[in-house]
Context: one part of a larger RNA
RNA sequence: UUGGGCGUAAAGGGUGCGUAGGCGGCAGGGUAAGUUAGGCGUGAAAUGCUGAAGCUCAACUUCGGCACUGCGCUUGAUACUGCCUUGCUCGAGUGCUAGAGAAGAAGCUGGAAUUUACGGUGUAGCAGUGAAAUGCGUAGAUAUCGUAAGGAACGCCAGUGGCGAAAGCGAGCUUCUAGAUAGUUACUGACGCUGAGGCACGAAAGCUGGGGGAGCAAACGGGAUUAGAUACCCCGGUAGUCCCAGCUGUAAACGGUGCGCGUUUGGUGUGAGAAGGUUCGACCCUUCUUGCGCCGGAGUUAACACGUUAAACGCGCCGCCUGGGAAAUACGGUCGCAAGACUAAAACUC
Repeated sequence: UUGGGCGUAAAGGGUGCGUAGGCGGCAGGGUAAGUUAGGCGUGAAAUGCUGAAGCUCAACUUCGGCACUGCGCUUGAUACUGCCUUGCUCGAGUGCUAGAGAAGAAGCUGGAAUUUACGGUGUAGCAGUGAAAUGCGUAGAUAUCGUAAGGAACGCCAGUGGCGAAAGCGAGCUUCUAGAUAGUUACUGACGCUGAGGCACGAAAGCUGGGGGAGCAAACGGGAUUAGAUACCCCGGUAGUCCCAGCUGUAAACGGUGCGCGUUUGGUGUGAGAAGGUUCGACCCUUCUUGCGCCGGAGUUAACACGUUAAACGCGCCGCCUGGGAAAUACGGUCGCAAGACUAAAACUC
RNA backbone atom coordinates (compact mmCIF):
# COMPACT_ATOMS: atom_id res chain seq x y z
C1' U A 1 0.00 0.00 0.00
C1' U A 2 -4.21 -3.48 -0.28
C1' G A 3 -6.81 -3.80 4.02
C1' G A 4 -8.63 -3.56 9.05
C1' G A 5 -10.33 -0.22 12.53
C1' C A 6 -11.65 4.45 16.15
C1' G A 7 -17.19 3.75 24.02
C1' U A 8 -12.92 1.27 27.58
C1' A A 9 -7.10 -1.92 23.68
C1' A A 10 -3.71 3.16 19.03
C1' A A 11 -7.64 6.19 16.96
C1' G A 12 -14.01 11.19 16.62
C1' G A 13 -11.55 17.25 15.13
C1' G A 14 -13.83 21.40 21.70
C1' U A 15 -18.30 23.31 18.88
C1' G A 16 -20.86 25.52 14.88
C1' C A 17 -21.46 28.19 10.00
C1' G A 18 -19.83 27.35 5.37
C1' U A 19 -16.16 27.48 0.21
C1' A A 20 -14.15 23.87 -3.17
C1' G A 21 -14.95 18.81 -3.66
C1' G A 22 -17.67 14.10 -2.89
C1' C A 23 -22.65 12.12 -2.69
C1' G A 24 -27.88 12.98 -3.97
C1' G A 25 -35.87 12.01 -4.35
C1' C A 26 -40.14 10.57 -8.13
C1' A A 27 -41.83 10.73 -13.56
C1' G A 28 -41.43 11.90 -19.05
C1' G A 29 -38.48 13.52 -23.36
C1' G A 30 -33.67 14.53 -25.70
C1' U A 31 -28.31 13.65 -26.01
C1' A A 32 -24.79 9.68 -26.09
C1' A A 33 -19.75 11.98 -22.34
C1' G A 34 -19.09 7.67 -18.83
C1' U A 35 -20.85 2.46 -19.75
C1' U A 36 -21.49 -1.52 -23.37
C1' A A 37 -21.36 -4.67 -28.39
C1' G A 38 -19.23 -5.26 -33.34
C1' G A 39 -15.68 -3.69 -37.12
C1' C A 40 -11.03 -1.30 -38.78
C1' G A 41 -6.15 0.59 -37.62
C1' U A 42 -2.26 0.53 -34.26
C1' G A 43 0.01 -1.84 -30.11
C1' A A 44 8.54 -2.10 -33.40
C1' A A 45 11.97 -5.94 -32.33
C1' A A 46 13.67 -8.58 -28.25
C1' U A 47 11.37 -10.53 -23.65
C1' G A 48 6.72 -13.85 -21.90
C1' C A 49 3.45 -18.32 -22.96
C1' U A 50 2.86 -22.20 -26.53
C1' G A 51 3.85 -25.78 -30.93
C1' A A 52 7.96 -27.27 -33.73
C1' A A 53 13.15 -27.30 -35.53
C1' G A 54 18.90 -26.87 -35.02
C1' C A 55 23.63 -27.63 -32.05
C1' U A 56 24.62 -35.69 -29.28
C1' C A 57 21.01 -33.32 -24.47
C1' A A 58 20.31 -28.82 -21.85
C1' A A 59 21.32 -23.84 -21.46
C1' C A 60 21.33 -21.31 -26.07
C1' U A 61 19.59 -20.26 -31.05
C1' U A 62 15.85 -20.20 -35.15
C1' C A 63 10.71 -20.46 -37.20
C1' G A 64 5.20 -20.35 -36.56
C1' G A 65 1.09 -19.09 -33.32
C1' C A 66 -0.85 -16.61 -29.03
C1' A A 67 -0.41 -12.69 -25.85
C1' C A 68 0.80 -7.48 -25.58
C1' U A 69 -5.29 -6.89 -20.86
C1' G A 70 -3.73 -0.44 -24.11
C1' C A 71 -4.84 3.65 -27.49
C1' G A 72 -7.32 5.88 -31.79
C1' C A 73 -11.24 5.88 -35.52
C1' U A 74 -16.02 4.13 -36.86
C1' U A 75 -21.14 1.80 -36.71
C1' G A 76 -24.74 0.44 -33.14
C1' A A 77 -27.32 -0.21 -27.89
C1' U A 78 -29.48 3.27 -23.96
C1' A A 79 -30.78 -0.06 -18.31
C1' C A 80 -27.64 2.78 -14.94
C1' U A 81 -24.49 7.54 -14.12
C1' G A 82 -23.62 12.42 -16.40
C1' C A 83 -25.47 16.72 -19.33
C1' C A 84 -29.94 19.54 -21.47
C1' U A 85 -35.17 20.08 -20.92
C1' U A 86 -40.48 19.52 -19.05
C1' G A 87 -43.14 18.25 -14.82
C1' C A 88 -44.26 16.14 -9.52
C1' U A 89 -44.39 16.42 -3.99
C1' C A 90 -42.96 12.44 -0.01
C1' G A 91 -36.87 15.30 1.14
C1' A A 92 -35.79 20.58 2.35
C1' G A 93 -37.77 25.31 3.23
C1' U A 94 -41.68 29.34 3.75
C1' G A 95 -46.53 31.02 5.68
C1' C A 96 -50.52 30.84 9.47
C1' U A 97 -52.14 29.30 14.60
C1' A A 98 -50.47 27.78 19.55
C1' G A 99 -47.98 26.75 23.93
C1' A A 100 -42.94 25.73 26.71
C1' G A 101 -38.00 27.10 28.28
C1' A A 102 -31.70 29.01 34.01
C1' A A 103 -31.13 30.23 25.27
C1' G A 104 -28.40 35.27 24.41
C1' A A 105 -27.67 40.92 25.12
C1' A A 106 -28.72 45.60 27.67
C1' G A 107 -31.01 48.32 31.56
C1' C A 108 -33.64 48.82 36.21
C1' U A 109 -34.92 46.80 40.98
C1' G A 110 -34.88 43.42 45.47
C1' G A 111 -34.16 40.59 50.02
C1' A A 112 -31.06 37.16 53.18
C1' A A 113 -26.00 36.69 54.67
C1' U A 114 -20.61 38.08 55.38
C1' U A 115 -17.41 42.35 56.37
C1' U A 116 -16.48 47.32 57.84
C1' A A 117 -17.80 52.16 60.14
C1' C A 118 -20.67 54.96 63.77
C1' G A 119 -23.98 54.88 68.09
C1' G A 120 -26.60 52.18 72.48
C1' U A 121 -26.50 48.05 76.24
C1' G A 122 -22.77 45.27 78.63
C1' U A 123 -17.92 42.86 80.89
C1' A A 124 -13.67 39.59 80.48
C1' G A 125 -12.81 37.10 77.63
C1' C A 126 -13.17 35.87 72.13
C1' A A 127 -11.34 33.03 68.21
C1' G A 128 -9.09 28.45 67.02
C1' U A 129 -7.56 22.97 67.48
C1' G A 130 -6.59 16.24 67.96
C1' A A 131 -4.30 19.34 71.69
C1' A A 132 -2.28 24.10 71.33
C1' A A 133 -0.11 28.53 69.90
C1' U A 134 0.34 32.71 66.72
C1' G A 135 -4.07 36.33 66.40
C1' C A 136 -8.14 39.80 68.53
C1' G A 137 -9.63 42.15 73.46
C1' U A 138 -9.93 46.72 79.63
C1' A A 139 -7.45 52.30 74.29
C1' G A 140 -13.80 47.92 76.20
C1' A A 141 -13.42 42.93 72.10
C1' U A 142 -16.84 38.53 71.61
C1' A A 143 -22.36 38.86 72.39
C1' U A 144 -26.76 41.92 71.42
C1' C A 145 -29.83 46.23 69.34
C1' G A 146 -30.05 50.37 65.77
C1' U A 147 -28.17 53.18 61.54
C1' A A 148 -25.03 53.49 57.31
C1' A A 149 -21.51 51.94 53.42
C1' G A 150 -19.75 48.57 49.86
C1' G A 151 -18.88 44.24 46.95
C1' A A 152 -20.04 39.49 45.45
C1' A A 153 -23.44 35.51 45.07
C1' C A 154 -28.75 34.64 44.21
C1' G A 155 -31.51 30.06 49.63
C1' C A 156 -36.49 27.70 49.20
C1' C A 157 -38.98 26.74 44.17
C1' A A 158 -35.17 22.55 42.04
C1' G A 159 -36.76 17.68 39.44
C1' U A 160 -31.31 11.31 35.97
C1' G A 161 -36.63 18.80 35.06
C1' G A 162 -35.75 22.72 31.05
C1' C A 163 -32.79 25.63 27.26
C1' G A 164 -28.39 26.09 24.12
C1' A A 165 -23.96 24.04 18.50
C1' A A 166 -20.52 23.38 22.20
C1' A A 167 -18.33 26.20 26.05
C1' G A 168 -22.38 26.95 29.19
C1' C A 169 -27.15 29.10 31.45
C1' G A 170 -30.69 29.58 37.97
C1' A A 171 -33.47 36.35 42.48
C1' G A 172 -37.45 39.68 40.03
C1' C A 173 -39.12 43.05 36.06
C1' U A 174 -38.75 45.61 31.21
C1' U A 175 -36.82 46.08 26.20
C1' C A 176 -34.22 43.88 22.05
C1' U A 177 -32.54 39.09 19.61
C1' A A 178 -32.01 33.72 18.20
C1' G A 179 -33.49 28.61 18.01
C1' A A 180 -36.47 24.30 18.72
C1' U A 181 -41.58 21.95 19.10
C1' A A 182 -46.92 20.83 17.99
C1' G A 183 -51.10 21.64 14.74
C1' U A 184 -52.62 23.24 9.72
C1' U A 185 -51.28 21.51 4.62
C1' A A 186 -51.88 27.41 2.14
C1' C A 187 -47.01 28.36 -0.76
C1' U A 188 -41.88 27.22 -3.25
C1' G A 189 -40.59 22.83 -6.08
C1' A A 190 -34.87 18.90 -4.82
C1' C A 191 -33.75 24.57 -3.30
C1' G A 192 -30.67 18.56 -0.13
C1' C A 193 -26.46 15.83 3.02
C1' U A 194 -21.45 16.23 4.31
C1' G A 195 -17.63 19.50 4.39
C1' A A 196 -10.41 19.72 2.97
C1' G A 197 -9.02 24.88 3.47
C1' G A 198 -11.57 29.29 5.70
C1' C A 199 -14.51 32.15 9.28
C1' A A 200 -16.93 32.50 14.03
C1' C A 201 -17.81 30.91 19.10
C1' G A 202 -15.00 28.63 22.86
C1' A A 203 -14.69 26.71 30.95
C1' A A 204 -10.85 27.82 34.27
C1' A A 205 -6.18 29.82 34.69
C1' G A 206 -3.04 33.55 32.37
C1' C A 207 -1.70 38.52 29.81
C1' U A 208 -2.45 44.29 28.47
C1' G A 209 -5.01 49.02 29.75
C1' G A 210 -8.76 51.23 32.96
C1' G A 211 -12.07 50.61 37.18
C1' G A 212 -13.64 47.79 41.59
C1' G A 213 -12.40 44.96 45.91
C1' A A 214 -17.18 42.45 50.80
C1' G A 215 -16.03 37.32 51.20
C1' C A 216 -12.63 33.71 49.52
C1' A A 217 -7.64 33.07 48.45
C1' A A 218 -2.08 30.92 44.82
C1' A A 219 2.43 33.62 46.44
C1' C A 220 4.16 35.39 51.08
C1' G A 221 4.55 36.09 56.80
C1' G A 222 3.60 33.83 61.41
C1' G A 223 1.86 29.57 64.85
C1' A A 224 1.72 24.32 65.22
C1' U A 225 2.86 19.09 63.70
C1' U A 226 7.33 16.44 62.51
C1' A A 227 13.58 13.40 62.54
C1' G A 228 12.73 17.24 58.82
C1' A A 229 7.56 19.67 56.98
C1' U A 230 9.53 24.57 51.46
C1' A A 231 2.80 20.31 53.09
C1' C A 232 -1.72 18.54 55.33
C1' C A 233 -4.16 21.90 60.56
C1' C A 234 -4.47 27.19 62.59
C1' C A 235 -3.94 33.00 62.49
C1' G A 236 -3.13 36.64 58.83
C1' G A 237 -2.71 37.90 53.65
C1' U A 238 -1.30 40.03 47.95
C1' A A 239 -2.22 38.87 42.89
C1' G A 240 -6.62 36.78 41.34
C1' U A 241 -11.75 35.97 41.72
C1' C A 242 -15.96 40.99 39.91
C1' C A 243 -16.91 45.04 35.74
C1' C A 244 -15.41 47.47 30.77
C1' A A 245 -12.21 47.07 26.29
C1' G A 246 -8.66 43.80 23.96
C1' C A 247 -5.54 39.24 23.74
C1' U A 248 -4.86 34.03 24.68
C1' G A 249 -7.44 29.29 22.24
C1' U A 250 -6.39 25.25 25.81
C1' A A 251 -9.26 21.03 29.42
C1' A A 252 -10.94 13.93 31.77
C1' A A 253 -13.60 20.81 26.09
C1' C A 254 -16.36 13.25 28.17
C1' G A 255 -21.69 10.09 26.30
C1' G A 256 -13.99 9.14 26.59
C1' U A 257 -19.37 7.38 21.34
C1' G A 258 -18.36 12.93 14.25
C1' C A 259 -22.70 14.65 11.22
C1' G A 260 -27.05 13.32 8.15
C1' C A 261 -30.78 9.78 6.28
C1' G A 262 -33.42 5.06 6.16
C1' U A 263 -34.82 0.13 8.42
C1' U A 264 -35.51 -3.09 12.84
C1' U A 265 -39.81 -6.71 18.98
C1' G A 266 -41.07 -4.18 23.74
C1' G A 267 -42.00 -2.33 29.07
C1' U A 268 -41.88 1.88 32.35
C1' G A 269 -41.16 7.06 34.14
C1' U A 270 -40.83 12.22 33.06
C1' G A 271 -40.84 17.48 30.12
C1' A A 272 -43.60 20.06 25.81
C1' G A 273 -47.78 19.79 22.51
C1' A A 274 -52.05 17.81 19.60
C1' A A 275 -56.40 14.72 18.66
C1' G A 276 -60.20 11.48 20.56
C1' G A 277 -63.25 9.11 24.70
C1' U A 278 -65.54 10.34 29.22
C1' U A 279 -66.85 14.28 32.23
C1' C A 280 -69.04 19.88 35.51
C1' G A 281 -63.79 19.78 34.60
C1' A A 282 -58.11 21.67 34.15
C1' C A 283 -58.63 15.25 36.63
C1' C A 284 -58.54 10.34 34.32
C1' C A 285 -58.09 6.93 29.93
C1' U A 286 -56.49 5.96 24.65
C1' U A 287 -53.63 7.38 20.36
C1' C A 288 -49.88 10.43 17.84
C1' U A 289 -45.40 13.76 17.51
C1' U A 290 -41.06 15.57 19.90
C1' G A 291 -37.24 15.78 24.00
C1' C A 292 -34.88 13.58 28.52
C1' G A 293 -34.05 8.87 31.64
C1' C A 294 -34.28 3.69 33.39
C1' C A 295 -34.96 -1.71 32.18
C1' G A 296 -34.62 -5.10 28.57
C1' G A 297 -35.61 -8.50 23.03
C1' A A 298 -33.33 -9.76 18.40
C1' G A 299 -28.76 -8.44 16.86
C1' U A 300 -23.85 -6.70 18.04
C1' U A 301 -19.41 -7.00 21.29
C1' A A 302 -12.89 -9.71 23.29
C1' A A 303 -15.61 -8.92 27.48
C1' C A 304 -17.82 -5.06 30.11
C1' A A 305 -21.81 -3.61 28.03
C1' C A 306 -24.89 -1.19 23.80
C1' G A 307 -29.76 -2.20 22.64
C1' U A 308 -35.55 2.82 18.01
C1' U A 309 -31.33 8.68 21.99
C1' A A 310 -27.51 1.61 18.95
C1' A A 311 -22.03 0.27 20.10
C1' A A 312 -27.98 -3.50 15.52
C1' C A 313 -28.66 -3.53 9.83
C1' G A 314 -27.28 -0.25 5.59
C1' C A 315 -25.91 4.34 2.57
C1' G A 316 -23.27 9.35 1.97
C1' C A 317 -19.41 12.74 3.52
C1' C A 318 -15.54 14.44 6.91
C1' G A 319 -11.71 13.69 10.88
C1' C A 320 -8.35 10.22 12.91
C1' C A 321 -5.20 5.33 14.08
C1' U A 322 -1.06 1.70 12.34
C1' G A 323 4.06 -1.48 18.62
C1' G A 324 6.15 1.05 23.59
C1' G A 325 9.67 4.90 24.91
C1' A A 326 12.43 9.03 23.09
C1' A A 327 7.84 12.79 22.13
C1' A A 328 1.82 16.84 23.92
C1' U A 329 9.52 16.78 22.23
C1' A A 330 13.72 19.06 18.78
C1' C A 331 14.33 21.78 14.25
C1' G A 332 11.66 24.69 10.71
C1' G A 333 7.15 27.37 9.75
C1' U A 334 2.51 30.10 11.23
C1' C A 335 0.11 32.68 15.30
C1' G A 336 0.83 35.37 20.23
C1' C A 337 2.73 41.31 24.18
C1' A A 338 4.34 37.21 26.89
C1' A A 339 3.10 32.64 28.91
C1' G A 340 2.73 29.65 25.12
C1' A A 341 -0.51 27.38 21.06
C1' C A 342 -0.81 24.75 16.27
C1' U A 343 1.87 21.77 12.78
C1' A A 344 5.56 17.84 13.65
C1' A A 345 10.32 14.24 13.06
C1' A A 346 14.92 11.43 13.81
C1' A A 347 19.13 9.18 16.09
C1' C A 348 18.99 5.83 19.95
C1' U A 349 16.45 2.06 22.82
C1' C A 350 13.03 -2.17 24.28